[in-house]
Context: one part of a larger RNA
RNA sequence: UGACGGGGGCCCGCACAAGCGGUGGAGUAUGUGGUUUAAUUCGAAGCAACGCGAAGAACCUUACCUGGGUUUGACAUCCUUGGACCGGCGUAGAAAUACGUCUUUUCCGCAAGGAACCAAGAGACAGGUGCUGCAUGGCUGUCGUCAGCUCGUGUCGUGAGAUGUUGGGUUAAGUCCCGCAACGAGCGCAACCCAUGUCCUGAGUUGCCACCAUUAAGUUGGGCACUUUCGGGAGACUGCCGAUGAUAAAUCGGAGGAAGGUGUGGAUGACGUCAAGUCCUCAUGGCCCUUACAUCCAGGGCUACACACGUACUACAAUGGCCGAAACAAAGCGACGCAAGACCGAGAGGUGGAGCCAAUCGCAAAAACACGGUCUCAGUUCGGAUUGUGGUCUGCAACUCGACCACAUGAAGUUGGAAUCGCUAGUAAUCGCAGAUCAGCAGGCUGCGGUGAAUACGUUCCCGGGCCUUGUACA
Numbered sequence: 001u002g003a004c005g006g007g008g009g010c011c012c013g014c015a016c017a018a019g020c021g022g023u024g025g026a027g028u029a030u031g032u033g034g035u036u037u038a039a040u041u042c043g044a045a046g047c048a049a050c051g052c053g054a055a056g057a058a059c060c061u062u063a064c065c066u067g068g069g070u071u072u073g074a075c076a077u078c079c080u081u082g083g084a085c086c087g088g089c090g091u092a093g094a095a096a097u098a099c100g101u102c103u104u105u106u107c108c109g110c111a112a113g114g115a116a117c118c119a120a121g122a123g124a125c126a127g128g129u130g131c132u133g134c135a136u137g138g139c140u141g142u143c144g145u146c147a148g149c150u151c152g153u154g155u156c157g158u159g160a161g162a163u164g165u166u167g168g169g170u171u172a173a174g175u176c177c178c179g180c181a182a183c184g185a186g187c188g189c190a191a192c193c194c195a196u197g198u199c200c201u202g203a204g205u206u207g208c209c210a211c212c213a214u215u216a217a218g219u220u221g222g223g224c225a226c227u228u229u230c231g232g233g234a235g236a237c238u239g240c241c242g243a244u245g246a247u248a249a250a251u252c253g254g255a256g257g258a259a260g261g262u263g264u265g266g267a268u269g270a271c272g273u274c275a276a277g278u279c280c281u282c283a284u285g286g287c288c289c290u291u292a293c294a295u296c297c298a299g300g301g302c303u304a305c306a307c308a309c310g311u312a313c314u315a316c317a318a319u320g321g322c323c324g325a326a327a328c329a330a331a332g333c334g335a336c337g338c339a340a341g342a343c344c345g346a347g348a349g350g351u352g353g354a355g356c357c358a359a360u361c362g363c364a365a366a367a368a369c370a371c372g373g374u375c376u377c378a379g380u381u382c383g384g385a386u387u388g389u390g391g392u393c394u395g396c397a398a399c400u401c402g403a404c405c406a407c408a409u410g411a412a413g414u415u416g417g418a419a420u421c422g423c424u425a426g427u428a429a430u431c432g433c434a435g436a437u438c439a440g441c442a443g444g445c446u447g448c449g450g451u452g453a454a455u456a457c458g459u460u461c462c463c464g465g466g467c468c469u470u471g472u473a474c475a
Base pairs, nucleotide, nucleotide: 001475002474003472004471005470007469008468009467010466011465012464013463015459016458019423020422021421022420023419026314027313028312029311030310031309032308033307034305035304042053043052064300065299066298067297068296069295070294073125077124078123079121080120081119082118083117087102088101089100090099091098092097106115107114108113127289128288130287131286132285136283137282138278139277140276141274143272148187149186150185151184152183153182154163155162156161167178168177169176193266194265195264196263198234199233200232201231202230203229204228207224208223209222212221213220237260240254241253242252243251244250316416320375321374322373323372324371332363333362334361337356338355342351343350344349382413387408388407389406390405391404392403393402429451430450431449432448433447434446435445
């Protein structure tokens, strides 16, 4: 100087408390451990691994296993020789591939030759998702959006170092004020950026409809007020008033205002810590393989199942289930696409194809809610696992191993021990919608809106953190 303390002081955080809803019990989905296996590819490991890499394993992916092949190679550059290449058919085969056969004769250039492609050959070389993240770059997690981390000059100290950065107030903040052997400065904080909330203004089509007509319908004429969309601006600054305060910084209350003291949300992550994670995104040193640890193909596996754990979904019901009829979103996506009306089917879906490169057309039905009816507390008209049968769709192909539909079946489960998690407001809870990935497949993820609470006395205690101080046989 740090680190640590079941030392002290001050302060903060859904840290506790006050509340609301869960997890832990059941069934299933999914990840992991374990076990099994020819293989169940690899990585991730307290918080910060475990719906994680994977924004989507039937083949492919794919790295694993079994078997069948190739060896200048699936891919790159160079050399020689020959030829257009491509493609079709037949035989063998699981295919890769091998053999046979047919068709074909590229472009530039007068020519020599060159370019691209294919085949054969020789070697330089290719190739490796092989090892080392404890050799590395890059990227990322975490403490933590915590308020800290430092430097120059000066001063003090023999020195390590100290001072500044401590102190008195204050703040979300090393934020600001005052004081002070310090005076300044940098990286962080804040602001500048995006979204949202109010108003003004420019522009009105594909959007909108107050007025005038018109229609089944903003459908059409008309209009651009309003809504809305795309631009440009205004607005919030403790600016104003009062009180408190050291006359300061600031705090409390008030006015005006759509919004008030950082308005709300996001993006933004200092010096560093964990030899944290990643050599399987990529790049890369070293080591290793080179008829194999490379590469092609078929099939299998990653989907196994006594069990254990994490994360979710669905429930256990009446604030509910079912039936009928009927409302109200936002944000997205669409040409290898979205697909309306119509018709067929009980349904998944099919036929067909208007319109739309989309404020124009479509996906598209929002659901919870509200209304009417029924069920009457039961393992039930709750719950839907499991299984059987028949189908639909995607796709060479749904056996291993897809999703969906219909009929039948109708398991556990009556609110969950010890323990434990999230959340402070348009939040929790609850309800649906969209998107990425994607041929197909979403209970996951990322967004979007609808309905919409309860509670916070307080900081003694648990956890984490910041500052000052103290002790130390620790560095």